[in-house]
RNA sequence: GCGGUGGAAAGUGGCGGAAGGGUGAGUAACGCGUGGGUAAGCUGCCCUCAAGUUUGGGACAACCUCGGGAAACUGGGGCUAAUACCGGAUGUGGUCUCCUGCCGCAUGGCAGGAUGACUAAAGAUGGGGAUCCUUCGGGACCUGUCGCUUGGGGAGGUGCCCGCGUGCCAUCAGCUUGUUGGUGAGGUAAUGGCUCACCAAGGCUUACGGCUAGCUGGUCUGAGAGGAUGAUCAGCCACACUGGGACUGAGACACUGCCCAGACUCCUACGGGAGGCUGCAGUCGAGGAUCAUUCGCAAUGCGCGAAAGCGUGACGAUGCGACGCUGCGUGGAGGAUGAAGGCCCUAGGGUCGUAAACUCCUGUCAUUCGGGAAAAACGGCAAGCAGGAUAAUACCCUGUUUGUGUGAUGGUACCGAAAGAGGAAGCCACGGCUAACUCUGUGCCAGCAGCCGCGGUAAUACAGAGGUGGCGAGCGUUGUUCGGAUUUACUGGGCGUAAAGCGUGCGUAGGCGGUCUUGUAUGUUGGAUGUGAAAGCCCACGGCCCAACCGUGGAACUGCAUCCAAAACUGCAAGACUAGAGUACAGGAGGGGAGAGCGGAAUUCUUGGUGUAGCGGUGAAAUGCGUUGAUAUCAAGAAGAACACCGGUGGCGAAGGCGGCUCUCUGGAAUGUUACUGACGCUCAGGCACGAAAGUUGGGGGAGCAAACAGGAUUAGAUACCCUGGUAGUCCCAACCGUAAACGGUGUGCACUUGGUGUUGGAGGUAUUGACCCCUUCAGUGCCGGAGCUAACGCGUUAAGUGCACCGCCUGGGGAGUACGGCCGCAAGGCUAAAACUCAAAGAAAUUGACGGGGGCCCGCACAAGCGGAGGAGCAUGUGGCUUAAUUCGAUGCAACGCGAAGAACCUUACCUGGGCUUGACAUGGUACUGCACGCCCCGUGAAAGCGGGGUUCUUUCGAAGGUGUACCACAGGUGCUGCAUGGCUGUCGUCAGUUCGUGCCGUGAGGUGUUGGGUUAAGUCCCGCAACGAACGCAACCCUUGUGUCUAGUUGCCACCGCAGGUGAUAAGCCUGCGAGCACUCUAGUCAGACUGCCCGUACAAGCGGGAGGAAGGUGGGGAUGACGUCAAGUCCGUAUGGCCCUUACGCCCAGGCUGCACACGUGCUACAAUGGCCGGUAUAGAAGGAAGCAAUACUGCGAAGUGGAGCAAAUCCCCAAAACCGGCCCCAGUUCGGAUUGUAGUCUGCAACUCGACUACAUGAAGUCGGAUUCGCUAGUAACGGCGUAUCAGCUACGACGCCGUGAAUACGUUCCCGGGCCUUGUACACACCGCCCGUCACAUCAUGAAAGCCGUCUGGACCCGAAGUCGCUGAGCUAACCCGCAAGGGAGGUAGGUGCCGAAGGUCUGGGUGGUGAUUGGGAUGAAGUCGAAACAAGGUA
Repeated sequence: GCGGUGGAAAGUGGCGGAAGGGUGAGUAACGCGUGGGUAAGCUGCCCUCAAGUUUGGGACAACCUCGGGAAACUGGGGCUAAUACCGGAUGUGGUCUCCUGCCGCAUGGCAGGAUGACUAAAGAUGGGGAUCCUUCGGGACCUGUCGCUUGGGGAGGUGCCCGCGUGCCAUCAGCUUGUUGGUGAGGUAAUGGCUCACCAAGGCUUACGGCUAGCUGGUCUGAGAGGAUGAUCAGCCACACUGGGACUGAGACACUGCCCAGACUCCUACGGGAGGCUGCAGUCGAGGAUCAUUCGCAAUGCGCGAAAGCGUGACGAUGCGACGCUGCGUGGAGGAUGAAGGCCCUAGGGUCGUAAACUCCUGUCAUUCGGGAAAAACGGCAAGCAGGAUAAUACCCUGUUUGUGUGAUGGUACCGAAAGAGGAAGCCACGGCUAACUCUGUGCCAGCAGCCGCGGUAAUACAGAGGUGGCGAGCGUUGUUCGGAUUUACUGGGCGUAAAGCGUGCGUAGGCGGUCUUGUAUGUUGGAUGUGAAAGCCCACGGCCCAACCGUGGAACUGCAUCCAAAACUGCAAGACUAGAGUACAGGAGGGGAGAGCGGAAUUCUUGGUGUAGCGGUGAAAUGCGUUGAUAUCAAGAAGAACACCGGUGGCGAAGGCGGCUCUCUGGAAUGUUACUGACGCUCAGGCACGAAAGUUGGGGGAGCAAACAGGAUUAGAUACCCUGGUAGUCCCAACCGUAAACGGUGUGCACUUGGUGUUGGAGGUAUUGACCCCUUCAGUGCCGGAGCUAACGCGUUAAGUGCACCGCCUGGGGAGUACGGCCGCAAGGCUAAAACUCAAAGAAAUUGACGGGGGCCCGCACAAGCGGAGGAGCAUGUGGCUUAAUUCGAUGCAACGCGAAGAACCUUACCUGGGCUUGACAUGGUACUGCACGCCCCGUGAAAGCGGGGUUCUUUCGAAGGUGUACCACAGGUGCUGCAUGGCUGUCGUCAGUUCGUGCCGUGAGGUGUUGGGUUAAGUCCCGCAACGAACGCAACCCUUGUGUCUAGUUGCCACCGCAGGUGAUAAGCCUGCGAGCACUCUAGUCAGACUGCCCGUACAAGCGGGAGGAAGGUGGGGAUGACGUCAAGUCCGUAUGGCCCUUACGCCCAGGCUGCACACGUGCUACAAUGGCCGGUAUAGAAGGAAGCAAUACUGCGAAGUGGAGCAAAUCCCCAAAACCGGCCCCAGUUCGGAUUGUAGUCUGCAACUCGACUACAUGAAGUCGGAUUCGCUAGUAACGGCGUAUCAGCUACGACGCCGUGAAUACGUUCCCGGGCCUUGUACACACCGCCCGUCACAUCAUGAAAGCCGUCUGGACCCGAAGUCGCUGAGCUAACCCGCAAGGGAGGUAGGUGCCGAAGGUCUGGGUGGUGAUUGGGAUGAAGUCGAAACAAGGUA
C1' cells in the first nucleotide's frame, strides 16, 4: 500500500414516517348514531388463482477538485454502482370497438366470442453436481427461498350518496344567482354546479340568522317514564403556532415533511437565517386545584429486516397524592373498696364505668433475622426424527423431541423464626326537621344559622367543659347533577272566587267526525331473517386467602331494515242510506239593524202683559241674580237633546248593545207540517269583520248637563267633598282609535244524568159561549233543590255533574303588562313581551275573636230632670318639679296623688354625715381552752355606742352533765337587684251576666250546635220551640243585720199595778227619790212565725206582667258579706314566703345628729265669703263604741287649756258622752258682731327631750275672700244635704284623714235622640301585640341592579373595490435539454423544462352597512334601608261606598 472482517458514520436505493401517542379549538354538520346504497368507486403490505420475469441504454449522489457565505447552506467541474432512471421485445391477461346469452330498480352488470389497436417486469441470495464457458474469483445450467410484472378473486381499509334520529332563541320570518334544473364540456379513484359555457326560472322554509356544543357506546339519578352528563376505557370525527397551498405516495393536503403570508421567540458579521411539547417527563405563568426531567423493552403490540436483531416515553413497571373503591389493624378474656380524678347534684347520691389499675392470654400490621416465587414461553442456535419440494440422502420449508439461554418490577409477593400490648384514633353533631342534655361563661354583645329561627342575666340553639349520639382511617364543609317536585303533569296537573277562557262572531290551514257493503294494506298486530362492535349493567361459574379487581359463558341491548302473514279498528278508493246538517212551505212573537218623516211634556232663551222686593242656595252661609224691575205668573215665539207612565230577574241581538209614533228596506231565532239534498258536520292557529265610554281629525250643531277653569264656603291647609257660574265634550255627518269589572269574573259544539215552582213565544188535547182555566209538548228566561262535584263558598238538565272533539290560557310575590326590539296608530296610545335585582312569602275560602264616625234589642246617676259641690280665696294633706350631704323607697289614665302610712320630735328609718363592732343585734352545730359564769357594784375615757380596768359571785363526785365566756371553723345577716323567674294577697272590667264541660249530632278541618230563635226577667231568671240531652262555675237562694209578731229567759235592764219609807206640798191630790214585791210593758238575746205572685181581677199558650185585697212588710222589703272563665307580663321581692344574682372588718350590726326643706303646677279635703246667718242666754232628745300603766263622777282652783283630789267600775250595774234643732235677746247687709289666715305675748299637757319639728288655751292681731272661666264630680229615700258623737293607731300629736254611729231631713226622673261604659244577636273587615290596629304616595338621605343618552372603545360579520404571496391549472416557452427516433457526423425531431404570462387565490388596504359587548356627563323609573318630613288615599258606610 492492497484485500477481508468487526465497530461507528455519510450517501444512493427500498419500506415505513397517513400507524401508534396527544387534544377538543372549530363543527348544529351526512359531523356523529342507526339502517341501507355504490350497477358511481379506490385499495401498499397480507391470502389465493393464472401467467410472466426478455433485451438494451444513459445518468446522478457519495467521492475528488475549484469557489461563495458569519452561519444556515450553496455554485461550477470531474469519476462511478444498483431492485435508482429511460427505451425495445413478448401479451396469458387487461383496456377500447362489435356480436350473443343471462340478469337487474334506470343508467347498466356478468359470462362467452370476433377483428384490429394499445399495454409489463429487477433482481438478490443459499445449495448442487453431470455438461459448457471462464479473467480461475466464478458464470451458464438445475434447484430452494425472498423479490419484480400483468390480470382475476378475497380479506381488511377507505371515498361518496340516501332514510331516520341527534341543542336553545320567532324579541331571527322570509332566504337564495352557481342559486334550482337541463344540455354539452372539463375535472376526479368515483357520482354530482365539483368547475365552466349556453338555456330555462326555479329551489328552500323551522329555511335564513344568532348563541352554545365534538358525537356515540355509556355514566349519574329515578319505581318507571324521564332528567342531567359525555372524565378514565372503547368506536367515529376534527385539529397540530394562526391562515392559505400543493408535492410525494396505495393512502396526507401530512403533529415531530415542503412552500408562502402573519404573530411570537432565538441566532447574526445586519447581508441573512432558525423554530413550533394539544407525544413522555420537566420549567415558567395563571389558578381554589391536579404527580417523576424514574426503570425496562423481560412481557403484549407495531415498523423494518430472510433472519439474528434493531427501534418503539405505544406499552410493561415502580414512585407521589386517603382522590375513589376494597380488605385489615390499633388488642382479647377476667376484673367492684363500683378506686382516684373529672362532671352533675334534690347533698342522699348519680355518671364517665369493667372503663382504668390489676391478673391471665393472643401475635394480624409494623420491627429484626432467614428462606424465597409465578409472570418464560416462543424465537434463535446445535443435534435427532417425520413430511414437503427436488435429479438429490445438498440446501430450504413445515411439524416434533432433546440440549442451550432470556426478568425492568425485585430479594418484591409469599413462607418461617424472634420479642413485646408493646409503635398505631380521629372527625362531626346533640332546639325542631334528625339519633343524641346538662353545667359554666356571655348578656341583641361576642357569635350561630340548610329552613324555621337562637342571643336583650336562669341560652339543651353562641363559647368552653362533662356526658351522649353518628361514622370511623376517615370525618365534616363547599361546589355540581338527579331525586323528593303529580312544582311543565306522555305515564301524571289545572283555568267561577287561589295564576289561568281571547270582548264577540265568521272562517282558511290543521285536528276530529253518523249508518251499511266491497276492495286495499298507510297506521296496527303476529312470525322469520339480518343487524344492534367490544367493554360496561344484570345472571351463573371460575381466578387472585376474602373483597375490590379480573376471566369464561349467558341474558339483555326495549332500536332499525327486509320478507311473510292477519284484516277487527283507523286511513285510502268505490258504492249506498237518512237519525247529524241544510233547503222549501205556513201562521205567529220581538226596544234586532238602517234610512226618512211626525209628536207632546219638560228645560233654557227671546218678546209682551200683570206685579214688587226680594230670589236663589246651604248643615249654616256666601259668591250669583234683582228697583235698568228679578223670582212668581199669563201669552206668543225660538232652539237643542232625551223619550215619563206602560216597564216586568219581560223581549231581541254573536257580543258591544237596543225603549215616543208612523212608513220603507233588511238580518236572525222559535214552533208546526210534510217534501227535497244526502255527512254537505264540529272546532279553529294565522286572517277578516264588528266592538260601550272616553279620546283624535275635518265640517255642522249646542237647550240641558258638565272634565278643565273662576268665584264663594268648609278647613290647620282644601289645588277636594258642598254652592254659584262655566269651556271642551255630550248630539249629527265622514274618518280614526280598538280598549273596559268588554263579568255569568264560567270558550264553542254534541250526548247522557232524580225533581219542584214561576214566566215569555209557538203547537196540540179535553171541554167550553169563550185557546178563560186545566193537561201534554218544543224553544227561551228565572228561583229552589237531589245525586254528583268542589279547598270551601257554592254549582246543580241554562252544571262548576258524567263523557267526547277542537281552540285559547296558567306555572310563587314584587320588578311588570314595564324596558328594549318589532308591528299598528295623526296623536293619545295599543298588541307582542323579558332580564338584572329583591322577598319568604303573596293569595283563596271559611272559622273564632276584636273593632266600625254598620244595623237591631236592652241596661247603668250614662245622659236628661233636680239637689249639693270641685275649678277662684286661705289653710291642711298627698304628688310632680326644684333644692339638698340626704330631702329613703314604692304607687303614675280610669284602676297613682288624706295611696302603703290605723298616726316620721328620739325610736320608727329603710336615706345622709360622723363615731364604733366583726361568728357579729339574732339561730344551729363542731373542736380546743378556762373552771371561771351570767348577773351585780365601782372607776377612767367618750356625744352615746363602745373601749379599757378593778371588785364580788354556782351545785360539785374534780369527770365537764347543764348554763356561760374566749379563740377558730361551718355559718349568720342584707328594707341590696330582679313583681318581666315566682307563691300568696289585692286592684280593674264588674255584682256585668256571663264562661265552660260530657255524650250525641253537623263540618275534610279550624269549629259549630247546646248558649241561637219567640216571649220574659235585675239575671244564660223562667217558659215555649229546637239535634240536642244533661251537667259544672257564675245569677238567685242558703248567712249576717234591719223592719212585725209569738214563745222562752228576767240581771246589771224595766217599774204599769201593789206595799213601805223619805222629800216637796197643806199630814190632801199630785210630783220626785229610795226600798220591797213583780216581769205587764220597753229592752236585752235566743227560738219560731211571717212574703210564696199564695189569693182576686185583667192580659198571656206558658213563663210572666199590670191592678187590687189582706198585711208590719209585696213582688229581690232595705242594707251587708259573697266577685265565674278570664284580661291588663296591672300592683306588691319595702308585710311575710321564695328561685337566681350580688355584699361578707360590709350593701351586715350599734350609736349621735339630720330627713317637715319652696319661685311653682296638680289632686283630695277643711273653713268661709254670711241674715235659712253670727253672737249671747235658756232648754230637750241619740246611737254605736271604749275603759285598769285605763275611764274617771261629786267637790274645789283657774277666764281657759287644765290642775288638785279621788267615789265608782275589769262594766246592760261605774265612767266617757251630743250638736244642729227649739225658746228668748242683740246685730241690719258692711269686708261687717261675716271670715278667720298670719303674727306677737303669756300659758297648759304629754314625753328622757317639743329649737329644727307636737297639740291645746287665753289675750292681742285681724289677711285673702262678697259664691268662683273653660270645664268637671257625687247623689234616686231615711238617700242627698246639714249637724254632731265614737273608735283604731297612739306617751302626745299634724285627724280637717280613715272607719263607724245616730239626729234633722229634701228635690227630681218627660224620656232613651245624644255623651260615656256594658250585655245579646246580626253585618263588613286588607285588624289578630286585635282601631292606641293596619296601611298609601310625594319629598329628603344612603346603597344596589337596570333603561335612555351626545358620543367613545372593542369584537363578529355582509357588500363594493384595490393590491395580490405560495401554488395547482391553462397558454407560452426564441433560453436550456444525457437516454427515444432520423442521421456517418454536424444537426434536426419528439418529449421535457427554467423563465414569462392568464384565471383563481391567503394575509393586507379603502369605503360603506349590520349584529353584539363595554363605557358615558346627564337623566328615567325600580328595589331595599333605623326611630326622618308632609298629608291621610285604602281596609268598617274608613268617615265623599
Predicted 3D model of a 1441-nucleotide RNA (small-subunit ribosomal RNA) from a metagenome.